[in-house]
Context: one part of a larger RNA
RNA sequence: CUGGGUGUAAAGGGUGCUCAGGUGGUCAUGUAAGUCAGACGUGAAAUUUCAAGGCUUAACCUUGAAACUGCGUUUGAUACUGCGUGGCUUGUGUACGGAAGAGGUUGAUGGAAUUCCUGGUGUAGCAGUGAAAUGCGUAGAUAUCAGGAAGAACACCAGUGGCGAAGGCGGUCAACUGGUCCGAUACAGACACUCAAGCACGAAAGCGUGGGGAGCAAACAGGAUUAGAUACCCUGGUAGUCCACGCCCUAAACUAUGGAUACUAGACGUUGGAGGUAAAACUUCAGUGUCGCAGAAAACUCGUUAAGUAUCCCACCUGGGGGAGUACGAUCGCAAGGUUGAAACUC
Numbered sequence: 001c002u003g004g005g006u007g008u009a010a011a012g013g014g015u016g017c018u019c020a021g022g023u024g025g026u027c028a029u030g031u032a033a034g035u036c037a038g039a040c041g042u043g044a045a046a047u048u049u050c051a052a053g054g055c056u057u058a059a060c061c062u063u064g065a066a067a068c069u070g071c072g073u074u075u076g077a078u079a080c081u082g083c084g085u086g087g088c089u090u091g092u093g094u095a096c097g098g099a100a101g102a103g104g105u106u107g108a109u110g111g112a113a114u115u116c117c118u119g120g121u122g123u124a125g126c127a128g129u130g131a132a133a134u135g136c137g138u139a140g141a142u143a144u145c146a147g148g149a150a151g152a153a154c155a156c157c158a159g160u161g162g163c164g165a166a167g168g169c170g171g172u173c174a175a176c177u178g179g180u181c182c183g184a185u186a187c188a189g190a191c192a193c194u195c196a197a198g199c200a201c202g203a204a205a206g207c208g209u210g211g212g213g214a215g216c217a218a219a220c221a222g223g224a225u226u227a228g229a230u231a232c233c234c235u236g237g238u239a240g241u242c243c244a245c246g247c248c249c250u251a252a253a254c255u256a257u258g259g260a261u262a263c264u265a266g267a268c269g270u271u272g273g274a275g276g277u278a279a280a281a282c283u284u285c286a287g288u289g290u291c292g293c294a295g296a297a298a299a300c301u302c303g304u305u306a307a308g309u310a311u312c313c314c315a316c317c318u319g320g321g322g323g324a325g326u327a328c329g330a331u332c333g334c335a336a337g338g339u340u341g342a343a344a345c346u347c
Base pairs, nucleotide, nucleotide: 003318004317005316006315007300008299012314014201015200016199017198021194022193023192025088026087027086028085029084030083031082033081034080035077036076037075038074039073040072041071042070048066049065050064051063052062053061054060091191092188093187094186095185096183097182098181099180103177104176105175106174107173108172109171110154114150115149116148117147118146119145120144121143125136126135162169163168206247207246208245209244210243211242215241216240220236221235222234223233258313259312260311261310262309263308266291267290268289269288270287271286272285273284274283275282295302296301320347321346322345329340330339331338332337
């Protein structure tokens, strides 16, 4: 390299869009580039193979034949692929009528709780733990009532429920806005699938500037525990958590399972439609689950939402453990660091 693989053994990119590239439905026709067949030319000699011959054999040498699987020219073939032209409607898309939804952005607004502030009532405790102590409290706490302020999160509904490409999304209302599904027609007529590069998005933590700061809480301080206790437990508590704008670009970013299409027993739930019924039953499309035939698998298990049977495209793996996701270089970043990514040595 080929081959073989990628749920758990090494291996699916975090996700989407998309240029180039690769692949591509159906019918007719033209062409003849790929493809196939014939002829001719060429494919030096040596080498190689076969058959003979020559050195006493062999190696070696000589002769003949084959081969040189290739290239060029030319004459044909037209099934398949390509290219050109003209059609088609099942793939795809558009229009129309409906439907569900924590999909996104912005603004407004609500109640419960928490903490703090002010005032009233009231008196000696409160808080905390396995037990304590630090802590708070006679300068009146905790408790309770009334009033006020602030920030953050949205109980019940709530569901192997829904939406989103993924990350993710949950009080209520409004505006703007993306996608999906179903139904019955009409229209366009292959417009499709995948996608290196590129672009965009991307939890949490972290960074920059300016706000905000109730609760929680890395660091830190104190109290315990302990042989010690730089911890687990307790009392405090700053970054941060929140908002705006700009960076960072990583996760067990997991279904550890890339995308698309077709095919291959069923059974039972559930969400959204359509048909059907008096209401059911039932039928069908799209999602989401449990089990399971065939089949697959080393097994576990997967099983119409495949890890089954096939085709196309992308990404990735290549003796193991360590060294190491390190060094060096390149590149991106304000930094932290990210991406790419070895070797010596060693078992």